[in-house]
RNA sequence: GGGCCCGUGGUCUAGCGGUUAUGACACCUCGCUUACACCGAGUUGAUCGUGGGUUCGAUUCCCACCGGGCCCA
Numbered sequence: 001g002g003g004c005c006c007g008u009g010g011u012c013u014a015g016c017g018g019u020u021a022u023g024a025c026a027c028c029u030c031g032c033u034u035a036c037a038c039c040g041a042g043u044u045g046a047u048c049g050u051g052g053g054u055u056c057g058a059u060u061c062c063c064a065c066c067g068g069g070c071c072c073a
Stems, first nucleotide, its partner, number of pairs: 001072007010025003018056001028042004049065005
């Protein structure tokens, strides 16, 4: 330098153009317990990497850039 893949709550993750973005763990609250843990119930938490484009409508499609990884040279 070229090609390909990935980027979504604190962490991991689902999503293949259409209602209010899915789940698990963690955090917090309540219950349970003498207490802690386990367990049960509930709450909070996401500029969907950034900018632009296409579209009635974009997390999803296209382009550029940023960051990470793999391969080739």